[in-house]
RNA sequence: CUCAUCCAGAGCAGUGGAGGGACGGGCCCUAUGAAGCUGCGGCAACCAUGACGUUUUGGUCAACGGUGCCAAUUCCUUUAGGCGGAGCAGCCUAUGAGAUGAG
Numbered sequence: 001c002u003c004a005u006c007c008a009g010a011g012c013a014g015u016g017g018a019g020g021g022a023c024g025g026g027c028c029c030u031a032u033g034a035a036g037c038u039g040c041g042g043c044a045a046c047c048a049u050g051a052c053g054u055u056u057u058g059g060u061c062a063a064c065g066g067u068g069c070c071a072a073u074u075c076c077u078u079u080a081g082g083c084g085g086a087g088c089a090g091c092c093u094a095u096g097a098g099a100u101g102a103g
Base pairs, nucleotide, nucleotide: 001103002102003101004100005099006098011040012039013038014037015036019029020028021027024077025076026075041070042069043068046066047065049062050061051060052059074097079094080093081092082091083090
């Protein structure tokens, strides 16, 4: 840089000792113990693998391998358009930003 996905799902213990949720804002979590590290467990099914199926592609199932993940929709958010009789709240579509995987 390209493509796909992001309203589902899944946590305990030890260590540590004040931060964490990407950034700014908001709103939250946290001494009833944050981040980090370790152990064990789990979720998921992107890649690989196996089974089924298939002209091909797509598909279904499994979960021993490579990643990833296990508070809150990616916690909310940007921009443009629309619905909302105007405004506020709210909602929809596209998009920006970010995360993860594959190349």
Molecule: SAM riboswitch aptamer (S box leader)
Organism: Centipeda artemidis